[in-house]
RNA sequence: GCCCCCAUAGCUCAAUGGAAAGAGCAAUGGUCUUCUAAACCAUAGGUUAAAGGUUCGAGUCCUUUUGGGGGUG
Numbered sequence: 001g002c003c004c005c006c007a008u009a010g011c012u013c014a015a016u017g018g019a020a021a022g023a024g025c026a027a028u029g030g031u032c033u034u035c036u037a038a039a040c041c042a043u044a045g046g047u048u049a050a051a052g053g054u055u056c057g058a059g060u061c062c063u064u065u066u067g068g069g070g071g072u073g
Base pairs, nucleotide, nucleotide: 001072002071003070004069005068006067007066010025011024012023013022018056027043028042029041030040031039049065050064051063052062053061
């Protein structure tokens, strides 16, 4: 240089182009407990890397850019 893959909550990951983007762990509050842990219940937490395009509708499809990983000369 060229080719491929990935980017979604603090972390690990889901989500067939269609209702309000979900789960586990972590966080916070509560129940329980002498206290802590565990267990259970609840709550909060999202510019879906950035920009543009297609579409009635985009996390999803297309283009460019950025970052990460891999292959190849």